A computed fold for an 84-nucleotide RNA from Candidatus Izemoplasma acidinucleici, annotated as c-di-GMP-I riboswitch aptamer.
The source organism's lineage runs through Bacteria, Bacillati, Mycoplasmatota, Candidatus Izemoplasmatales and Candidatus Izemoplasma.
Rfam family: c-di-GMP-I riboswitch aptamer. Its family is annotated with cyclic-di-GMP binding in the Gene Ontology.
Its mean pLDDT, the model's own confidence on a scale to 100, is 80.
RNA sequence: AGUUAUUAGAGGCAAGUACAUGGAAACGUGUAUACGCAAAAUCACAGAGCUACGGGAUAUACCUACGCUGGCUGGAUUGCGCAA
Numbered sequence: 001a002g003u004u005a006u007u008a009g010a011g012g013c014a015a016g017u018a019c020a021u022g023g024a025a026a027c028g029u030g031u032a033u034a035c036g037c038a039a040a041a042u043c044a045c046a047g048a049g050c051u052a053c054g055g056g057a058u059a060u061a062c063c064u065a066c067g068c069u070g071g072c073u074g075g076a077u078u079g080c081g082c083a084a
Base pairs, nucleotide, nucleotide: 003084004083012037013036016033017032018031019030020029021028022027035071041077042076043075045074046073047072048069049068050067054064055063056062
């Protein structure tokens, strides 16, 4: 460094919901709880999705990110643990 099998201990994070709060919204933050996660740690570079204040259009009920999602995927960086 790679492959295969099994999987322990000690820990970590925290979905949804409730309350509070920021925001036009999506969504974020804090507290409580615990759905789950071996990177569910960090980063909006790429893809994908969400929202539309504002702007555009008026075929009518649409389009648009400079906003958001890392617990949507990829990628990058970093951390922890174990048998042969």